The prediction has a mean pLDDT of 75. A computed fold for a 404-nucleotide RNA from a Thermodesulfobacteriota bacterium, annotated as Bacterial RNase P class A. The sequence was found by an Rfam model in a public genome assembly. The model forms 94% of the base pairs in the Rfam consensus. The source organism's lineage runs through Bacteria, Pseudomonadati and Thermodesulfobacteriota.
[in-house]
RNA sequence: GAAGAAGGCUGGGCAGUCGCCGGCGGGGUAGUCCGCGGGAGGAAAGUCCGGGCUCCGCAGGGCAGGGCGCUGGGUAACACCCAGGUUCCGCGAGGAACGGAAAGUGCCACAGAAAGGAGCACGCCGGACCCGACCCAUCCACCCUGAGAACAGGGGCCGGAGAUGGGUUGUCAAGGCCCGGUAAGGGUGAAAGGGUGGGGUAAGAGCCCACCAGCAGUCCGGGUGACCGGACUGGCUAGGUAAACCCCGCCCGGGGCAAGACCAAAUAGGGGAGCUUCAAGGGUGGCCCGCCCGCGCUCCCGGGUAGGUCGCUAGAGGUGUCGGGUAACCGGCACCCUAGAGGAAUGACUGCCACCUAUCCUUCGCGAUAGGGACAGGACCCGGCUUACAGGCCUUCUUCGGCC
Repeated sequence: GAAGAAGGCUGGGCAGUCGCCGGCGGGGUAGUCCGCGGGAGGAAAGUCCGGGCUCCGCAGGGCAGGGCGCUGGGUAACACCCAGGUUCCGCGAGGAACGGAAAGUGCCACAGAAAGGAGCACGCCGGACCCGACCCAUCCACCCUGAGAACAGGGGCCGGAGAUGGGUUGUCAAGGCCCGGUAAGGGUGAAAGGGUGGGGUAAGAGCCCACCAGCAGUCCGGGUGACCGGACUGGCUAGGUAAACCCCGCCCGGGGCAAGACCAAAUAGGGGAGCUUCAAGGGUGGCCCGCCCGCGCUCCCGGGUAGGUCGCUAGAGGUGUCGGGUAACCGGCACCCUAGAGGAAUGACUGCCACCUAUCCUUCGCGAUAGGGACAGGACCCGGCUUACAGGCCUUCUUCGGCC
């Protein structure tokens, strides 16, 4: 210098003007006016986890359902964080994944014969039959001799794609079909049931053997543990998938600040007591009296609504320092207080400076002009995770190249 790895910080500054929302103080009968002081983030976001707080429910246990899942630690708790383990990826700094597939069941697209204690479509091997080739025997056709035929003897290789029977064989002539063996070979596939070599066999095969890989069991050593190192034995080997069912271990009651608590208007309605010509009306009864329910007025009580107050922000709080711990984190001491809200404010403009980009002048100054600056905003609070983000800065480390 180039290319990277891991982690952290920041998210323009100053001034002025005009606004917005609370608070405090003052003036005014009031509408309101004046002054002072305060007013978003690293993610306030998504609302995905875990807690606090609160109301309801609840003897205890189990079933169902949900979540989590290597080990140890941290924590109020966690699906978070720290440290470690194994496997995989990267030359490396580093990164990613994580219970069980040898308890059982299911599934494994397409291709392929076969997708899991399997499988024979091709190929290889054995056998039966057919077909063919060759050989042998017998017979016949045919030839020779005996004058000829019959007949007898001889031949029957050249010159019979003859017949019957037997044998060999499947090719330097080509096979067909059936049965069986075979996972060595070719081929399909993400994956075909250890690898290499030798023996063996009709051909083959952990069928047998040697070495290697991997697995299970027992034991020894190290570690809190996950796990690591080693020895012996075994069967020759056991595919993937659990965000498929399932098994094992641990955890989990439900709702949420519109939780919840308190005060409490008007109107309507409820309850109680009292008063009065027992009175509007109704019931009982054939009718009257009577009795009962009640109307009206006064007082009292209670519930809910509107509205108001609290909950509400001083907290698992922040900063600094010291101590413990590899670390996450924990503890001691000192200092600090920093939005509280209700459909809901925190904005805009101008000037200067800083940063970036482009252009121009060139008195090569960082001079002038123009432009640009993200993601996004609390609403009970906290711890995490995830996602978004213009630009800038810092620390540690790796690989390669150059120079000294």